[in-house]
């Protein structure tokens, strides 16, 4: 320089146009003589950042950014 494949809670990851979710961390009860475990709750989101298209976008299209894979040239 091409091309692809990912960006969504503190972390791993669902969510194929119509209310943004789950495990697990965190808080707080409950249970225990206490611990863990178990249960219950509750909080935490600029969906990577910008534009489009749509009545309505995390989902679709364009651009940029960052990560990781591949290839090709130079050294």
């Nucleotide at each position: 320089g091409c091309c692809g494949c990912u960006g969504u809670a503190g972390c791993u990851c669902a969510g194929u146009g119509g209310u943004a979710g789950a495990g697990c961390a965190a808080u707080c009860g409950c249970c225990u003589c206490g611990u863990a475990a178990g249960c219950g709750a509750u909080a935490g989101g600029u969906c990577a950042c910008g534009a489009g298209u749509u009545c309505g976008a995390g989902u679709c299209u364009c651009g940029u950014c960052a990560g990781c894979g591949g290839c090709u040239c130079c050294a």